Model confidence (mean pLDDT): 88 of 100.
Small-subunit ribosomal RNA, central domain from an Oscillospiraceae bacterium, 349 nucleotides, folded computationally.

Context: one part of a larger RNA
RNA sequence: CUGGGUGUAAAGGGCGUGUAGGCGGGGAAGCAAGUCAGAUGUGAAAUUCCAGGGCUCAACCCUGGAACUGCAUUUGAAACUGUUUUUCUUGAGUGAUGGAGAGGCAGGCGGAAUUCCGUGUGUAGCGGUGAAAUGCGUAGAUAUACGGAGGAACACCAGUGGCGAAGGCGGCCUGCUGGACAUUAACUGACGCUGAGGCGCGAAAGCGUGGGGAGCAAACAGGAUUAGAUACCCUGGUAGUCCACGCUGUAAACGAUGGAUACUAGGUGUGGGGGGUCUGACCCCCUCCGUGCCGCAGCUAACGCAAUAAGUAUCCCACCUGGGGAGUACGAUCGCAAGGUUGAAACUC
Repeated sequence: CUGGGUGUAAAGGGCGUGUAGGCGGGGAAGCAAGUCAGAUGUGAAAUUCCAGGGCUCAACCCUGGAACUGCAUUUGAAACUGUUUUUCUUGAGUGAUGGAGAGGCAGGCGGAAUUCCGUGUGUAGCGGUGAAAUGCGUAGAUAUACGGAGGAACACCAGUGGCGAAGGCGGCCUGCUGGACAUUAACUGACGCUGAGGCGCGAAAGCGUGGGGAGCAAACAGGAUUAGAUACCCUGGUAGUCCACGCUGUAAACGAUGGAUACUAGGUGUGGGGGGUCUGACCCCCUCCGUGCCGCAGCUAACGCAAUAAGUAUCCCACCUGGGGAGUACGAUCGCAAGGUUGAAACUC
């Protein structure tokens, strides 16, 4: 390389959008590039294979045949692929009607709680732990009542509930805005799927500039514990956590499961919609989309998966190829840096 694979053994890109490319629905007609058939030429000899023969055999050599699976020219075929024209509606999209949702962005508002400040009441403790101590408190703390300030997060509702491509999204109201779903069948008429590069988005931590800072809290300090304790526990506490703008581009970015389409027993919850029975906003039945559990066939090394497949098939992309060395070195590239991306070898088992 071929082959075989990628939930857990090595292996699905963090996610989307989309370029090139690859692949692509039904009918009719034409062409004949691929494809198939025939013919002609060529495919040197040696080699190879088969049948004979010659050296005592064999290797070796000789003769004949086959083969050289290819290329070119030419004559045809038209099922399939391709291509051109035409047509269709089921794939895809548009329109119309409708409801659901923590989808996104911006602005405003609200209550509970913590902390701090002021005032009143009140007096000796509070706090903390396994037990303590550091700490706070007679300069009046803790507790309690009222008032004020400020920041952050939104109890209950809340649900293997919802929405989003993923990351993720949760108080209330308003504005702007994206997507999905159901019903309808008016319109377009294959306009589709995937997607190397590219571009965009991307938790937390971290970085830059400027704000903000209640609580929490790396670092740090102290108190304990201990043989020691650079920890676990306690008292404090700075970056940070929050906001704006810019960067970083990584995660067990996980369903450790790429996307699309079709097909393949059932049962039972739940979220959104439609239809039927009833005309009752219930029950019950059917159906579409989502989200769970159980389970047959099948698959699997097993565990398990099982219409949300890890089943049966097709198309496209990404990735794997013994462990360590190593996600390291070098180079390139991106970044302010931290570092990211790409990514070896010697050697060794």
Rfam family: Bacterial small subunit ribosomal RNA.